[in-house]
Context: one part of a larger RNA
C1' cells in the first nucleotide's frame, strides 16, 4: 500500500442513502419497575446497589474439629474483585404479517409460503377424488364431528348493495334439436330426397356473488357569502354501504393545519370530492412476537472533525 488487528487528546453522528462498521451494555444476588394488555404477559422493562481476599462468630445436612451449602460483622489491598475468558445496549412512535414454524443448496429470510381458526363446493361408500388402456391399485381395513377440492388466515368489531354479463345448479306444457328406426317418393334396384319420431345441448322459467365479476352522469337549490339536506333529469342489473383515507393504494404533491428540528422533499397526529380505497382477490383494530421496513430519543463510540502510532502477515529489496 494491501489483509488482519490495539490504541487515540477534545469533539460525539458535524460521517453517511442509511449509527453501515466499531464501541457501550454483559454473569449472579438485593432493590426496584411505567405503559398497554387477549389478564397470560409485557418484564432481565427502565434504573440503583453489591460483587476479591483475611480473620472470628453462627446456622444447615452430617458420626465429625471431615467435607459442602450457607449467614452476620471486623479488617485489608488494587485505577479496577463476574479483575483473564465467557457474557443484553436501552428506550419510544408508525406500517407489515398475529404467533412457533418454512422457503429461492450457490445473489433474495421476507410483508412471500405455512399455520390454528373461518367459508364454500362435491360425496351416503361398488361414493367422491387421484394413478392407470385396463385389470387393478391409494384415500383407507377410513364412512359426512369422514374424505377430496378451492379461497381466506389468531383474535376483536364486522363482512353492505347486484344473478344483466360468464360460469354452476334446478326445472321446463311448448320450439329447435344428428344417427338409427318407420313410411312416402324415386318407371324396376338403387344412389337420393321428403316426412315422422327423438337423446344431450340449446331456447324458455328460477335459484346462486365467503362463485368469476360488478358497485354512474347532468342541471338547479337555504333571507351575507360557502355548502347543499332537498328536487328534476337521462342511464344501468346494481350505482361504493360500514369503516378507512395525501395511504406498502394520492397524479397534481414538497397537499392544508398541528407535533418534532436551529433548520425536515423525513416521521407522527389530524383534515380530505379517494388521478385510481373498501369489506374472506376479506374491511377496520388488536396485546404478544419478528436476523422484516421506517421516524426519533439516550448512552455509546476514529463513522466523522483529522488524522496518527503501533503489532502479525503479505508486497518490495539483498543473500
Nucleotide at each position: 500500500u494491501u489483509a488482519a488487528g490495539u490504541u487515540a487528546a477534545g469533539g460525539g453522528a458535524a460521517u453517511u442513502c442509511g449509527g453501515c462498521a466499531a464501541a457501550u451494555u454483559a454473569g449472579c444476588c438485593c432493590c426496584g419497575u411505567a405503559u398497554c394488555u387477549u389478564a397470560g404477559g409485557u418484564a432481565u422493562a427502565a434504573g440503583g446497589g453489591g460483587u476479591g481476599c483475611u480473620u472470628a462468630c453462627g446456622g444447615u445436612u452430617g458420626u465429625g474439629u471431615a467435607a459442602a451449602c450457607u449467614g452476620u460483622a471486623a479488617g485489608u489491598u488494587u485505577u479496577a474483585a463476574u479483575g483473564a475468558c465467557a457474557a443484553a445496549g436501552a428506550c419510544c412512535g408508525u406500517c407489515c404479517g398475529a404467533c412457533u414454524g418454512u422457503u429461492u443448496a450457490u445473489c433474495a429470510a421476507a410483508a412471500a409460503c405455512a399455520c390454528a381458526g373461518g367459508u364454500g363446493a362435491c360425496u351416503g361408500c361398488u361414493a367422491g377424488c387421484c394413478u392407470g388402456a385396463a385389470a387393478a391399485g391409494g384415500u383407507g381395513u377410513g364412512u359426512a364431528u369422514a374424505g377430496u377440492c378451492a379461497c381466506u388466515g389468531a383474535c376483536u368489531u364486522c363482512u353492505g348493495c347486484u344473478c344483466a354479463c360468464u360460469g354452476c345448479u334446478a326445472g321446463u306444457a311448448c320450439g329447435u334439436g344428428a344417427a338409427c328406426a318407420u313410411c312416402a317418393a324415386g318407371u324396376u334396384c338403387a344412389a337420393u330426397u321428403g316426412a315422422u319420431c327423438u337423446a344431450a345441448g340449446c331456447g324458455c322459467u328460477g335459484g346462486u356473488a365467503a362463485a368469476g365479476a360488478g358497485c354512474g352522469g347532468g342541471c338547479c337549490u337555504a333571507a351575507c357569502u360557502c355548502u347543499g339536506a332537498g328536487g328534476c333529469u337521462c342511464u344501468c342489473a346494481u350505482g361504493g354501504u360500514a369503516g378507512c383515507g395525501u395511504a406498502a393504494u394520492a397524479c397534481c404533491u414538497u397537499g392544508c393545519c398541528g407535533a418534532u428540528u436551529a433548520a425536515u422533499u423525513g416521521u407522527c397526529g389530524g383534515c380530505u370530492u379517494g388521478c385510481a380505497u373498501c369489506a374472506a382477490g376479506g374491511a377496520a383494530g388488536u396485546a404478544a412476537c419478528g436476523a422484516g421496513a421506517u421516524a426519533g430519543u439516550c448512552a455509546c463510540u476514529g463513522u466523522c472533525c483529522c488524522u496518527a502510532a503501533c503489532u502479525u502477515a503479505a508486497a518490495c529489496c539483498u543473500a

This is a predicted structure of a 319-nucleotide part of an RNA (large-subunit ribosomal RNA, domain IV) from Candidatus Iainarchaeum sp. Its mean pLDDT, the model's own confidence on a scale to 100, is 84. The full RNA is in RNAcentral, with records from SILVA. Rfam family: Archaeal large subunit ribosomal RNA.